[in-house]
Context: one part of a larger RNA
């Protein structure tokens, strides 16, 4: 750009890619078989099993460089408090997030046409033949269906619903703007005051362990009360206090007449 006005959502599956793995055990059964050792087909069932996929972060862990909490050397600092620099100084814990060694779930059945083989009927060839003779049927972890996922540029360009189209209009979109488990940009996805989209403030989860100051007790180092304290990044839920402002674009849509093409 295209699908013959132009849009929003929501669909069909032509095709296409995937996945479809393997073993052990238990019944049947110590039976058929077999002189005995030993040992079955066929059917049912288990598995916390190897091996592969996908999803997820409740549990176990791992990382958590703007959380907390202990130390150490050193400067600032009048003590204290507090902070800066040493690999985040060093070390003990950790939220959300991502994560695997964690957890779930699935690798099923059933059907179709079929290779090898096995066969039925049966003539050329009065027999015989399973037949590059006509007809028939069993038969594979393989094929195809079905299972999971893409997907109408499937130019054969499919299908439903709704909404707009005569100008100070116009369905929708896009820029800007606040953002995000989306992301290198672009895109994707949310909101934009008819609002909970970020922040920021309350309250809860949670995390870390009992702060600062004062008072008591000890010469004191230090202890204890005040104190399950304080402080706090991502999680929840509320709440318009701050910022989604102001603005700016795109857009089908008309009548005449000519050329070609049918």
């Nucleotide at each position: 750009c295209g699908u013959u006005g132009g849009a929003a959502g929501a669909u069909u599956g032509a095709g296409g890619g995937g996945a479809c793995a393997c073993u052990u055990c238990c019944c049947u059964a110590g039976u058929a078989c077999g002189a005995g050792a030993g040992g079955a087909c066929c059917g049912g069932g288990a598995a916390u099993g190897u091996g592969g996929a996908a999803a997820u972060c409740c549990c176990u862990g791992g990382u958590g460089u703007a959380c907390c909490g202990g130390u150490u050397g050193u400067c600032a600092c009048a003590c204290a408090a507090u902070g800066g620099c040493a690999u985040c100084g060093c070390c003990g814990g950790g939220u959300a997030g991502c994560u695997a060694u964690a957890u779930u779930u699935c690798c099923a059945g059933u059907c179709g046409a079929u290779a090898a083989a096995c066969a039925c009927u049966g003539a050329a060839a009065g027999c015989a033949u399973c037949u590059c003779a006509a007809g028939u049927g069993u038969g594979a972890a393989g094929c195809g269906c079905a299972c999971c996922u893409c997907a109408a540029g499937a130019u054969u360009a499919a299908u439903c619903u709704u909404c707009c189209c005569c100008a100070u209009g116009g369905a929708g979109c896009c820029c800007c703007c606040c953002c995000g488990a989306a992301g290198a940009u672009g895109a994707c996805g949310g909101g934009u005051u008819u609002g909970a989209u970020a922040g920021g403030c309350u309250a809860c989860a949670g995390g870390u362990g009992u702060a600062a100051g004062u008072a008591c007790a000890g010469u004191a180092a230090u202890g204890u009360a005040u104190u399950c304290a304080g402080c706090c990044g991502a999680g929840u839920a509320g709440u318009a206090c701050u910022a989604a402002c102001a603005g700016g674009g795109c857009c089908a849509u008309c009548u005449c007449c000519c050329a070609u093409c049918u």
Molecule: large-subunit ribosomal RNA, domain VI
Organism: Patescibacteria group bacterium